[in-house]
RNA sequence: GGCCCUAUCGUCUAACGGUUAGGACAUCAGAUUUUCAAUCUGGUAAUCGGAGUUCGAUUCUCCGUGGGGUCA
Numbered sequence: 001g002g003c004c005c006u007a008u009c010g011u012c013u014a015a016c017g018g019u020u021a022g023g024a025c026a027u028c029a030g031a032u033u034u035u036c037a038a039u040c041u042g043g044u045a046a047u048c049g050g051a052g053u054u055c056g057a058u059u060c061u062c063c064g065u066g067g068g069g070u071c072a
Base pairs, nucleotide, nucleotide: 001071002070003069004068005067006066007065010025011024012023013022018055027043028042029041030040031039048064049063050062051061052060
């Protein structure tokens, strides 16, 4: 340098083009407990950047950026 894959809450991971963007762990608040742990209830928190297609894009297309693989 060519080609392929990939990017979503703090972490891991879902989501036929129409979702309140879901779940687990973590975190915060409350309940329980003498305290801690465990348990239960509730909350906060996310689509890599830009452009295009579309009535509508996390999803499809293109360019870029980061990561991985492969060929040289």
Transfer RNA from a Patescibacteria group bacterium, 72 nucleotides, folded computationally.
It was read from a public genome assembly.
NCBI's taxonomy places the organism under Bacteria, Bacteria candidate phyla.
The coordinates come from a structure-prediction model, not an experiment, and the mean pLDDT is 81.
Rfam family: tRNA. It is annotated as a transfer RNA. Rfam's curators write: Transfer RNA (tRNA) molecules are approximately 80 nucleotides in length.